[in-house]
Molecule: small-subunit ribosomal RNA
Organism: metagenome
């Protein structure tokens, strides 16, 4: 000091979360020791038991217990007597019990903190000083006797003492009353002197001393008053009757409404009264860089309380924790009559709770009470016990040791890595542990003796006694590595990784998130990281968070400027001079308790801890000084502000008058069938005369053109012309006043539209409503009507995207260019000037977009507002309003985002440009029929599997009768095939024949190697390696389809941008093309395009066999048949040729145009091969390969039969047709490219034919397979036909082991549908479509009409790019990025959660009124008691408590009810995002 998380990526805003520190903690796992600290945070809940406050015999009467002594009796160790002695129960009396200890309920207060004051006060014990202590008296407790009661306790009688009580005397520096003088003080007054009157004291005791009384002073402790500081809420705005003040009296230690009577009407409050809620305050503690924030446990100071409430007594002091009285609640005892009690003291118990200890030892020390003292008491205190609760310290060994051992784990697995110098093993040490031995300091007092002495029970010396902790700390010796390590984590943040299991399950998680078969995120293991006697988790606080911002934030678009003005309080405020000293600054004094924090030193072995000294305590008060700034007071000035004079401006406001156009209506007229309306229609109007046209009349509303980034106004807003009244900014002059100013919480006023009230008005428009359309629906968009309203007057409402989404005022800060109104005498000139209104831009600012003298720049002043999204501008409350509603304005709950700007894509029922058989123009099809074939579906034992929009469906399959075959049924086998290694055995193997069987298979018979003697070969056995068309194409390789043969896709360097990114690749042209040219912050390059390759079209050269035959020769019925030839065709090899090269035109160029020339071919000549970056988790695990998973007498293997060929149906691709451009019959031509030995077969013969039988040539430019349409002739004559051939019957041929399921072909017969095909849809731009046949692969044969090739014949049309589809480039919008098959809204239905309202019900605290009223103070009081002092009794006032009543506040609950939120796959629509299909 930061990090993670919104996005495809980016920058910003903004929340959430994490890393740190801390704790009186708790929980989980684990645990060796010590020191020092700490330990009921909840129930101020209830408490059994013990202890926590007594002491004094040197105050007193005395003698119950104990001890001693003495006496008596005797049973000789017992009884009894004597207060004689030590002592002492109970009692009278003195002092103490108001301290110490506990707790934090109450209290928002002079309670606390701090600083002052008391001239308004008290103070036992203590200190100092002065004075005094005289004379009397009567009681009472105890003891004794009697009585009541269960007890607690009480009553009566007799008798008695005091340092108990009373009377009298004496006294002053005491008290009270009134008076005079002096000094002092801010005032009331204080001090002092003088003299007068009245009133008040005492106690003794063992007698050096202690004690008593009066008075003064001190010290200590308290009381009271005051300034300042001290929590939240305004959804608490008014409150107060002893209240505020005065006079008098009473009361108090003392001032005071403290109390009472009378008088006055005040007091407090927006600088927050009152009310409500919460809370003991401080020193300090934690955190933080600090400022701050949070806390107030332990220790110290103060306060309050003592079961709850009230009250007083005693006393120096209390309204009293271990005192009293009363009331209440609760508990206990009881003989039922009545009594007792108060752990928030120390232990302890129950309860509550996540949770917090022993019914311990001792007064040895420190401190306290009493006492002359010894001493007694002391749960204060000192110690010990329990608890890892915390802090600190120590240890669990150290060194060597590589065969880098074994095990474990992992891997690319003959081997390597890791655990790991770790272990074993060797040597060393002994803190700790165990055992034994020694063993403290803490001790000073006190008694006694002696001495000193300042005379202070002060000091010194001697000798005694005294330790709870504790036989503890500590020390020494011995033994022996011996007694001692775990927790959490390992996806990122965050240090640390692999395997197995699991399979959106189980689970994890602080945030992001992980898990759906290869999980470094779950569980286990190995390993690693980190801390360590602890480690994690949870809870809480601060930090990080500058995320409440004083230090130190913001408000155009992210949350946030009030709709606008006027103005009160408040805040802030121009120049100069003088005074003052409140703020400010400096010095000094006092205080700021100690402890804490910090620094130095010191003590425990060290540290924590402790001691000591210093610093600090940032504060408050007082005092002295300074005078710059702010304030205050006074004076003065003119530049801020205002006024005056003159000018000019405007849709500025209010009221009145006038005007024309348009619209509608009325009347009259002309005129006739439609008008109107729409995308198209209909509703509507119209023959009762509309619409249209003309004239006149009426009504209401709004003001065309001018008109504009124009003007005016504070904003809302303002527009025909004109009149009156009112207001305003501006300009010029610089005359007047002299800071009069700015802002502005509350407040007041204004404030569009809609809406409300009353009364008018109503032409047009037009919510609601009605009808017509549209639609699946259409409560909409469109159309026809139409009421409120819109208009006027008066009164409400008070809100808007009331926007420049930009508060008001002032000052300063480069430029360019318009417009409006003025000024500079005139002016068209001007860097002129003032005010306003626009555009562009520099710096700057900004997240960017942008803004930029009209700031969102730089500064100043004041106000308003914001602090994640939703819930929600909602609920409740209050205020306003006639209402509608407005203002103010939460919480529970829920999410990890919501959001701004910009970027790249994708998309748009956005735009522009361009291309393509995309449309159009044409030709031929498909969709209708029958059949073939593939698919879906259905069926089935099985109908094996895959392919499914384009990009599946004559596809994998370029050949399913068996085989194929993967499927089904049935029957069998368990290691078969191939190969190798190692070892062993064997020559019985193999082969042939035969039996059973559907076959696989099983059984029987026959046969029985070679050799160089090493072995080879065969078979068998053993071991190791099998097999799977089973799953996953979403784990993969390879291959393929498609966009698309579309023109795109990128990189290096540079430049621009905070960045994602951009530029280049855009722009203007051009092209088939990112093809090329020009321009250009880009310059170049790569993959694509093109070219290079193949075929084809022309020619040349070369070579001529199996090809060819012009010339020569031979020869045949004929034929390159033969000799021969290379001319030609052809074959096949090498070349040429075409490049916009030439010409003309256009153009800067690229290029384009031309019926141009030349040429076989002309503008990529035609065709092919060639497929960029990528997209579709596209297809394929069944071609092959391959990871993982699964099966192993089976999901493997073999066999027979069946199935893949089923058939109400649906769609795809084809074939044949429907005929005359044709069918049939006869005759007759012309190809190319291929194939051929298990083959093609000439030729001959037989058969109507498929074919068969002979036979020849050819492994092929040699032999062979071989055209059809065409052409010529004839016939048919428009019909379901001489078209069409399905289907069926019969007879055959061929292949094959075998044609039943299930082959092809031939012949004879049969002769179905079909007469050109709905919506729709496909192909094709030239040797193309159409049409005609031929060949090949697969193959025994063939379901081939398929696929792939080949040639023959051979068209039509393209104006053109508006539209459909697909694509490319640029641009625009976007809430999309899984990218429009996107995103997303609301109702309803379901579950859950929190919440509002609500008839009512139940509590709680507070106030008010009335009734009643204990104890008790005060006051009054005759009779009773007492000599007296006094008491008793009774009464009055007040009050805790109790009761009654009405209201307010607050909390809980509630039938029913309202909305809200959340929840993979519910319903209905499609509102928003693109022009989102009605912006």
């Nucleotide at each position: 000091a930061g990090a993670g998380u919104u996005u495809g990526a980016u920058c910003c805003u903004g929340g959430c979360u994490c890393a740190g520190g801390a704790u009186g903690a708790a929980c989980g796992c684990u645990a060796g020791c010590g020191a020092c600290a700490g330990g009921c945070c909840c129930a101020a809940c209830a408490c059994a038991u013990g202890c926590a406050a007594g002491u004094c015999g040197a105050g007193g009467g005395g003698u119950a217990a104990c001890a001693g002594g003495g006496g008596a009796g005797c049973u000789u160790g017992c009884u009894u007597c004597c207060g004689c002695u030590g002592a002492c129960g109970a009692c009278c009396g003195g002092c103490g019990c108001a301290c110490g200890g506990g707790u934090g309920a109450g209290u928002a207060a002079c309670g606390c903190g701090u600083a002052u004051g008391c001239a308004a006060c008290c103070u036992g014990c203590c200190u100092a000083u002065u004075a005094c202590a005289a004379a009397g008296g009567g009681a009472u407790a105890g003891c004794c006797c009697g009585g009541a009661g269960a007890a607690a306790u009480c009553c009566g009688g007799a008798u008695u003492a005091a340092u108990a009580c009373c009377u009298u005397a004496u006294a002053g520096u005491c008290u009270u009353u009134a008076a005079a003088g002096c000094u002092c003080g801010c005032a009331u007054g204080a001090g002092u002197u003088u003299a007068a009157a009245a009133g008040u004291a005492a106690a003794g005791a063992a007698a050096u001393u202690c004690g008593g009384u009066a008075a003064u002073a001190g010290a200590u402790g308290g009381g009271c008053a005051u300034g300042c500081g001290u929590a939240a809420g305004a959804u608490u705005a008014g409150u107060u009757a002893g209240u505020u003040g005065g006079u008098a009296a009473g009361g108090u230690a003392a001032c005071g409404g403290c109390u009472u009577a009378c008088c006055a009407a005040g007091g407090c409050a927006a600088c927050g009264a009152u009310c409500u809620u919460u809370a003991g305050g401080g020193g300090u503690u934690c955190u933080g860089a600090g400022a701050g924030g949070a806390a107030g446990g332990u220790c110290c100071c103060c306060c309050a309380c003592a079961c709850u409430g009230g009250u007083a007594c005693u006393g120096a002091g209390a309204c009293a924790c271990g005192g009293a009285c009363c009331a209440g609640a609760c508990u206990c005892c009881u003989a039922c009559g009545g009594g007792a009690g108060g752990c928030a003291g120390c232990a302890g118990u129950g309860a509550g709770g996540a949770a917090u200890a022993u019914u311990g030892g001792g007064c040895a020390a420190u401190g306290g009470a009493g006492g002359c003292a010894a001493c007694u008491c002391u749960g204060a205190c000192c110690c010990a016990g329990c608890c890892a609760u915390g802090u600190c310290g120590c240890g669990u060994g150290c060194a060597g040791g590589a065969a880098g051992a074994c095990u474990g784990c992992c891997c690319u697995a003959u081997g390597g890595g890791u655990u790991g110098u770790a272990a074993a093993c060797u040597g060393c040490u002994u803190u700790u542990a165990u055992a034994u031995a020694g063993g403290a300091a803490u001790a000073g007092c006190u008694a006694u003796g002696c001495g000193a002495u300042u005379c202070g029970u002060u000091c010194g010396c001697a000798a005694a006694a005294u330790g709870a902790a504790g036989g503890u700390a500590c020390u020494a010796u011995a033994u022996g590595a011996a007694u001692a390590a775990g927790g959490a984590u390992c996806g990122g943040c965050u240090a640390a990784c692999u395997c197995c299991g699991u399979g959106c399950c189980a689970g994890c998680a602080g945030c992001c998130g992980c898990g759906g078969u290869a999980a470094u995120a779950c569980g286990g293991a190995g390993g690693a990281u980190u801390c360590g006697a602890g480690c994690g988790u949870u809870a809480u606080c601060c930090g990080g968070a500058u995320u409440u911002a004083u230090u130190g934030g913001g408000u155009u678009u992210a949350a946030a400027g009030g709709g606008u003005g006027c103005g009160u309080a408040g805040g802030c405020g121009g120049g100069c001079c003088u005074u003052u000293a409140a703020g400010u600054c400096a010095g000094u004094g006092g205080u700021g308790a100690a402890a804490u924090c910090c620094u130095g030193c010191a003590g425990c072995u060290u540290a924590a801890c402790u001691g000591u000294a210093g610093a600090a305590u940032u504060g408050c008060c007082a005092u002295u000084g300074a005078a710059a700034c702010u304030g205050a007071a006074g004076g003065u000035c003119u530049u801020g502000a205002a006024u005056a004079u003159g000018g000019a401006c405007g849709a500025g406001g209010u009221a009145g008058g006038c005007g024309g156009a348009a619209u509608g209506a009325g009347u009259u007229a002309u005129g006739u069938a439609g008008c109107g309306g729409u995308g198209a229609a209909a509703u509507g109007c119209a023959u009762a005369g509309a619409u249209a046209u003309a004239a006149c009349u009426c009504a209401g509303a709004a003001c065309a053109c001018c008109a504009a980034u124009u003007g005016c106004g504070u904003a809302g807003g303002c527009a025909g012309c004109u009149u009156a009244c009112c207001a305003g900014a501006c300009c010029a002059u610089u005359a007047u006043u002299g800071a009069c100013g700015c802002u502005g919480a509350g407040g007041c006023a204004c404030g569009a539209a809609a809406g409300c009230g009353u009364g008018g008005g109503u032409a047009g428009c037009g919510a609601a409503c009605a009808g017509g359309a549209u639609u699946a629906g259409a409560u909409a968009c469109c159309c026809u009507g139409g009421u409120a309203g819109u208009c006027c007057a008066c009164g409400c409402c008070g809100u808007a995207a009331a926007c420049g989404a930009u508060g008001u005022u002032c000052a300063c800060u480069c430029g360019c260019u318009g417009c409006u109104a003025g000024c500079g005498a005139u002016a068209c000139a001007c860097a002129g000037u003032u005010a306003g209104u626009g555009g562009c831009u520099a710096a700057g600012c900004g997240a960017a977009a942008g803004u930029g003298a009209u700031a969102a720049g730089u500064g100043a002043a004041c106000c308003a507002c914001c602090u994640g999204g939703g819930g929600a501008g909602u609920a409740c409350g209050u205020c306003g309003g006639c209402a509608a509603c407005g203002a103010u304005g939460a919480a529970a709950c829920u999410c990890a985002a919501a959001g701004g700007a910009a970027u790249u894509g994708a998309c748009g029922g956005g735009g522009g440009c361009c291309c393509g058989c995309a449309c159009a123009a044409g030709c031929g099809g498909u969709g209708g029929a029958a059949c073939a074939u593939g698919u879906g579906g259905u069926u089935u034992a099985a109908u094996u599997c895959g392919a499914u929009g384009a990009u599946a469906c004559g596809c994998g399959a370029g050949g399913a009768a068996c085989c194929u075959u993967a499927c089904c049924u049935g029957g069998a086998c368990u290691u078969a095939a191939a190969u190798g290694u190692a070892g062993g055995u064997u020559g019985c193997a193999u082969a042939g024949c035969u039996u059973a069987g559907a076959g696989a298979u099983a059984g029987g018979c026959u046969u029985u190697u070679c050799u160089u003697c090493g072995g080879a070969c065969u078979a068998c056995c053993u071991a190791c390696a099998a097999g799977g068309u089973g799953c996953u194409g979403c784990a993969u390789g390879g291959u393929u389809g498609u966009c698309g043969u579309c023109a795109g896709c990128u990189c290096g360097u540079g430049c621009c941008g905070u960045g994602a990114g951009g530029u280049g690749u855009c722009g203007g042209g051009u092209u088939a093309a990112g093809u090329c040219c020009c321009a250009u912050a880009a310059c170049g390059a790569g993959c694509g395009c093109a070219a290079c390759c193949c075929c084809u079209a022309u020619c040349a050269u070369u070579a001529g066999u199996u090809g060819c035959u012009a010339a020569c020769a031979g020869g045949u019925u004929a034929a390159g048949c033969u000799g021969a030839g290379g001319a030609c065709u052809c074959u096949g090899a090498u070349g040429a040729g075409a490049c916009u090269g030439c010409c003309g035109g256009u153009g800067u160029a690229a290029a384009c145009c031309g019926u141009g020339a030349g040429g076989a071919a002309g503008g990529u000549g035609g065709g092919g091969a060639u497929g960029a970056c990528g997209u579709c988790a596209a297809a394929u695990c069944a071609g092959c390969a391959c990871g993982g998973c699964c099966c192993u007498u089976a999901c493997g293997u073999c066999c027979a039969g069946g199935g893949c060929u089923a058939c109400a149906c649906a769609g795809g691709u084809g074939u044949u047709a429907c005929a005359a451009u044709g069918g049939c019959c006869g005759g007759u031509a012309c190809a190319g490219a291929g194939g051929g030995c298990a083959g093609c077969u000439a030729c001959a013969u037989a058969g109507c034919g498929a074919u068969a039988u002979g036979a020849u040539g050819c492994g092929a430019a040699u032999c062979u397979c071989g055209a059809a349409a065409c052409c010529c002739g004839g016939u048919c004559u428009c019909a379901g036909u001489u078209c069409g051939g399905a289907u069926c019957g019969g007879a055959g041929u061929c292949u094959g082991c075998a044609a039943c399921u299930c082959g092809a072909c031939u012949c004879c017969g049969u002769g179905a549908a079909g007469u050109u095909g709905g919506a729709a849809u496909c192909g094709c731009u030239a040797g193309u479509a159409a049409u005609c046949g031929c060949g090949u692969a697969u193959c025994a044969g063939c379901a081939a009409u398929g696929a792939c090739g080949c040639g023959g014949u051979g068209a039509a049309u393209a104006c053109g790019u508006u539209c459909c589809c697909g694509g490319g480039c640029c641009u625009u919008g976007u809430a999309c990025a899984c990218a429009c098959c996107g995103c997303c809204c609301g109702u309803c239905a379901a579950a859950c959660a929190a919440u509002g309202g609500a008839a009512g019900c139940u509590g709680g605290g507070g106030g008010u009124a009335c009734c009643u009223a204990a104890a008790g103070u005060a006051c009054g009081u005759a009779a009773c008691c007492g000599u007296a002092a006094g008491g008793a009794u009774c009464g009055u006032c007040c009050u805790a408590g109790g009761g009654u009543a009405a209201a307010a506040c607050u909390a809980g609950u509630a039938a029913c009810u309202g909305g809200u939120g959340u929840u993979a796959a519910g319903u209905c629509g499609u509102a928003a995002c693109a022009a989102g299909g009605u912006a």